[in-house]
Molecule: c-di-GMP-I riboswitch aptamer
Organism: Paenibacillus sp. yr247
RNA sequence: UAUCGACAAUAGCAAAUUCGUUGAAAGACGAAGACGCAAAGCUAUGGGUCUAAAGUCUUGUGAACAAGACUAUGAUCGCCAAGCUGCCGAA
Numbered sequence: 001u002a003u004c005g006a007c008a009a010u011a012g013c014a015a016a017u018u019c020g021u022u023g024a025a026a027g028a029c030g031a032a033g034a035c036g037c038a039a040a041g042c043u044a045u046g047g048g049u050c051u052a053a054a055g056u057c058u059u060g061u062g063a064a065c066a067a068g069a070c071u072a073u074g075a076u077c078g079c080c081a082a083g084c085u086g087c088c089g090a091a
Stems, first nucleotide, its partner, number of pairs: 004089002012037002017032006035078001041084003045081003048076003055070006
């Protein structure tokens, strides 16, 4: 240095839930809170998954309006893979 990950050490992050803000929603952000995490650090690059405002189609009555289906340009890195970076040093 690389691989690897310990009943090691120093640190770190923060699930569910609650409150507040925001968003059409999925979700995100802040505070409290810890389920857990050796990358639970970053990047939406490839898959997967979630949502459907706008758009398209269909139906209900001709319109308005309502319902349903399709569809990310929205989201999820704590779903998987990939790329980049990083603490420590037992076996």